Predicted 3D model of a 122-nucleotide RNA (SAM riboswitch aptamer (S box leader)) from Solirubrobacter pauli.

[in-house]
RNA sequence: GACGCAUCCAGAGGGGGGGAGGGAUUGGCCCUAUGAACCCCCGCCAACCUGCUCCCGGUCGCACGCCGGGAAGAAGGUGGCAAUUCCAUCAGGCUCCAACGAGAAAGCCUGGGAGAUGCGGU
Numbered sequence: 001g002a003c004g005c006a007u008c009c010a011g012a013g014g015g016g017g018g019g020a021g022g023g024a025u026u027g028g029c030c031c032u033a034u035g036a037a038c039c040c041c042c043g044c045c046a047a048c049c050u051g052c053u054c055c056c057g058g059u060c061g062c063a064c065g066c067c068g069g070g071a072a073g074a075a076g077g078u079g080g081c082a083a084u085u086c087c088a089u090c091a092g093g094c095u096c097c098a099a100c101g102a103g104a105a106a107g108c109c110u111g112g113g114a115g116a117u118g119c120g121g122u
Base pairs, nucleotide, nucleotide: 001122003120004119005118006117007116008115013042014041015040016039017038021031022030023029026088027087028086043081044080045079048077049076050075053071054070055069056068057067058066059065085114090111091110092109093108094107095106
């Protein structure tokens, strides 16, 4: 890198350096000299993976071990710390304008796509 699985309306920032961009793409809308990206230090959030502890169930009973599930904590490996993944994008549906029909704008719902992160095997 391609693939598979899970999650994405919760949560959590200070300092030093740096010096104009950033929020993936496009459109919108935002953030930013009261200092963007990026780098470093410290802190915090979270609980995906590993380890540890406890509880429940299974393995004919107990103990050990193993398997499955759950809880707490946060030691280690990642990740994160403006805005729902900032919103929309593709498809379908609903509401409303609204009245005979159609369409735009606006609001909403469901699914998909894309993306991000973790884990797995290749």
The prediction has a mean pLDDT of 77. RNAcentral holds the sequence, with entries from Rfam. The model forms 94% of the base pairs in the Rfam consensus.